A computed fold for an 87-nucleotide RNA from Nitrosomonas sp., annotated as c-di-GMP-I riboswitch aptamer. Rfam family: c-di-GMP-I riboswitch aptamer. Its family is annotated with cyclic-di-GMP binding in the Gene Ontology. The coordinates come from a structure-prediction model, not an experiment, and the mean pLDDT is 80. The sequence was found by an Rfam model in a public genome assembly.
RNA sequence: CUUUUUUAAGGGCAAACCAAUCGAAAGAUUGGGACGCAAAGUGAUCGAUCUAAAGGUAUAACAACCCAGGAUGGCCGCACUGCAAAG
Numbered sequence: 001c002u003u004u005u006u007u008a009a010g011g012g013c014a015a016a017c018c019a020a021u022c023g024a025a026a027g028a029u030u031g032g033g034a035c036g037c038a039a040a041g042u043g044a045u046c047g048a049u050c051u052a053a054a055g056g057u058a059u060a061a062c063a064a065c066c067c068a069g070g071a072u073g074g075c076c077g078c079a080c081u082g083c084a085a086a087g
Stems, first nucleotide, its partner, number of pairs: 002087004012037002017032006035074001041080003047075001048072003055066003
């Protein structure tokens, strides 16, 4: 420097759920809590999925339908970065 691996050591993150707050919602943040993760670290103009306020269609009106400038990286691809051991 590179590749593989999780055998060990030091560790790291934190699902569901609960409380508070923000948000139209999806969901996010903080604290508690651990289902799990060898990248469950970072990145949203590759896809996929979720929501539908505003907007549009429609209706007497309400419903209903379409739609991402919203969200999910612990959905996948991709890019960048990182610890230890061994070769």